[in-house]
């Protein structure tokens, strides 16, 4: 350094749900709240799912905490 992930240490993120706001919607943002996460950090490249259109083909968007992949990264036992 890479792989790997501990009854280690320091921390981090935040599901469902509630309130407010935005959006046609999926959903997102902020606050509360913790189911969990060793990348639950970032990216819509491929697949899937969802929403709004078009209805032969498909278009636009959402989802990274659906899977794969790419980039970056704390610590250092076996």
């Nucleotide at each position: 350094u890479u792989c790997c992930g501990a009854u280690a240490a320091a921390g981090g993120c935040a599901a469902a749900c509630c309130c407010a706001u935005u959006g046609u919607g999926a959903a997102a943002u902020g606050g509360g709240g913790a189911c969990g996460c060793a990348a639950a950090g970032c990216c819509a490249c491929g697949g899937g799912u969802c929403a709004g259109g078009a209805u032969u083909u498909u278009c636009u968007g959402a989802u990274a905490g659906c899977c794969g992949g790419g980039c970056u990264a704390c610590c250092g036992a076996a």